[in-house]
RNA sequence: AAAACGCCAACUGGAGAGCGGUUGCAACAGCAACCCACCGACGGGGCAAGCAAUGUCUGAGUGGUCAUUGCUAAACUCUCAGGUAACCGGACAGGGGGAGGGGC
Numbered sequence: 001a002a003a004a005c006g007c008c009a010a011c012u013g014g015a016g017a018g019c020g021g022u023u024g025c026a027a028c029a030g031c032a033a034c035c036c037a038c039c040g041a042c043g044g045g046g047c048a049a050g051c052a053a054u055g056u057c058u059g060a061g062u063g064g065u066c067a068u069u070g071c072u073a074a075a076c077u078c079u080c081a082g083g084u085a086a087c088c089g090g091a092c093a094g095g096g097g098g099a100g101g102g103g104c
Stems, first nucleotide, its partner, number of pairs: 005100001007098002011094003018036001020035006037084003043080001044078003050071006057064002
């Protein structure tokens, strides 16, 4: 000088579920509120194994059992938020780019 590695922005691809009803404003497949029915892949909440600590049982130690607490994952789960024609959004993925990084 590179690669790995994560980060940033753009481009490309990108699922699911009512073009629901009522009212108002509009005069628009629009906006807002409420109601019913749904979706999970913006975001957010929850948890396993495991690890640790404390206590308990075992004659003692090691070890082990049980209980409590803490740390702790997702595309699992919840459906708070968000979403349910097109547009917008969209986890994630692709190749290229940028600044790092690393190395000398």
Molecule: Glycine riboswitch aptamer
Organism: Bacterioplanes sanyensis